Bacterial large signal recognition particle RNA from Roseburia sp., 263 nucleotides, folded computationally. Rfam family: Bacterial large signal recognition particle RNA. Rfam describes the family as follows. The signal recognition particle (SRP) is a universally conserved ribonucleoprotein involved in the co-translational targeting of proteins to membranes. The RNAcentral record of the sequence draws on ENA. The organism belongs to Roseburia, within Bacteria. A source record names the gene ffs. The model forms 95% of the base pairs in the Rfam consensus.
RNA sequence: CCGAGCAGCCGGGGUGGUAGCGGUGCCCUGUACCAACAAUCCGCUAUAGUUGGGGUGAUGCCGAACGGAGGAUCGCUAAGCGGUAGAGCCGCCCAUCAUAAGUGGCGUUGACGCUUGGGUCUUGCACGGCGGGAAUCUACGAACCGGGUCAGGUCAGGAAUGGAGCAGCCCUAAGUAGAAGCUCCCGGGUGAUGCGAGGGUGCCUGGGCUGAGUUAACUGUGGUGGUAACGUCUGUCGUUUUGAUUCGAAGGGAGGCGCUCGG
Numbered sequence: 001c002c003g004a005g006c007a008g009c010c011g012g013g014g015u016g017g018u019a020g021c022g023g024u025g026c027c028c029u030g031u032a033c034c035a036a037c038a039a040u041c042c043g044c045u046a047u048a049g050u051u052g053g054g055g056u057g058a059u060g061c062c063g064a065a066c067g068g069a070g071g072a073u074c075g076c077u078a079a080g081c082g083g084u085a086g087a088g089c090c091g092c093c094c095a096u097c098a099u100a101a102g103u104g105g106c107g108u109u110g111a112c113g114c115u116u117g118g119g120u121c122u123u124g125c126a127c128g129g130c131g132g133g134a135a136u137c138u139a140c141g142a143a144c145c146g147g148g149u150c151a152g153g154u155c156a157g158g159a160a161u162g163g164a165g166c167a168g169c170c171c172u173a174a175g176u177a178g179a180a181g182c183u184c185c186c187g188g189g190u191g192a193u194g195c196g197a198g199g200g201u202g203c204c205u206g207g208g209c210u211g212a213g214u215u216a217a218c219u220g221u222g223g224u225g226g227u228a229a230c231g232u233c234u235g236u237c238g239u240u241u242u243g244a245u246u247c248g249a250a251g252g253g254a255g256g257c258g259c260u261c262g263g
Stems, first nucleotide, its partner, number of pairs: 001263006008056003011029005019045005033053005060257003066251001070247006078241010090231002093226007101219003104215003113209008121198006127191002130187005136179005146171004154163003
């Protein structure tokens, strides 16, 4: 110097779990063998996966520094946002009672207060009116079973005359129609009517006494009670930012480095 093999290497980190280590799980970085086992775990013991198979062999391996993706813990004695539960002794809101500070209403054309009468309301009677009915007046109206008069015809009679009696005519009954509104009866969701009885919450209205405030509608104030929608407070969860501590991959540069055999 060349060749063949062996060592070494064929990802790393965080979290979780574990007495501890590694793996399966989840996450970050990144592309750096395969298969079986494995969360009611699997396999090991500070030399820390076990088993089986395969690749590479200085563009490899090792340690440190730089680097800083990402993760974990802590803080309410840091902050923002969002959710969730509660608190009516806080704000807001509601109800009720009181007050009379403000506004307003009424008031010497007399308020408030006291007193008196009437109406509206219920009901009875009277009168009227409306509607209906009856009676009244007028007209029509009976083949026979209404009346009067009864032609003809018929019956009695010797005759005169008489009887019964249809049609017609007249008058009426039942009934039909009309008129009037004098009489009577019945009725009412009838009446600016009269008289009485009852009632008296509210409203309207008339009079008498007194003489300056009164009212409580609204705002305000106070008391009592209520309400969890909102604000607030308390607890808790999540997320973002920030602070502290801690673990820490990729990466680039520099540095260090085998063993055996053969020629």